This is a predicted structure of a 75-nucleotide RNA (c-di-GMP-I riboswitch aptamer) from a Bacillales bacterium. Its Rfam family is "c-di-GMP-I riboswitch aptamer". From the family's description: GEMM was predicted in a large-scale screen for bacterial structured RNA regulatory elements. The model forms 94% of the base pairs in the Rfam consensus.
This record gives sequence, structure tokens and C1' cells, in this order.
RNA sequence: AUUUGACAAAGCCAAAACAGAAGCGAUUCUGUGACGGAAAGCUAUAGGGUCUCAUGUAGACAGCCAGUUACCUAA
Repeated sequence: AUUUGACAAAGCCAAAACAGAAGCGAUUCUGUGACGGAAAGCUAUAGGGUCUCAUGUAGACAGCCAGUUACCUAA
């Protein structure tokens, strides 16, 4: 440097649902929770895609594909 591994170790994240709050909405935040994840870290119409509306290079989704960075095991 490249590849590999959720059946190692140390750890990490947190689906659905419920409660409260914000937003026109998609959805987001906090708490409980744990479906799952080897990147479920980060990047947003100026990579693609899907979605919303008060239809504009207006907004939402990274746990859809993609780009990019990274711990450990093994080769």
C1' cells in the first nucleotide's frame, strides 16, 4: 500500500415503535428501545436516485447507489 473479516478482542452506531418538541410538508432533534450494521463515520438537486411543497440552482433523505476518510484481526 492492497485485499479480507459481524463466528476474534477493545469499542462504536442505532431500525421499527412509543413519548415530548420543531416544520406547510418530506422529515429532524431529545429520551426509551434494538431491527440490524466492517464504515450504519463524513459528503446533498453543483455525482446519480427517491421524496416534499408555499414550484425555486427552494427544501428533505447518507440505514438507496456512489465518492471520501478511518480502528483492529488475518493474508
Its mean pLDDT, the model's own confidence on a scale to 100, is 84.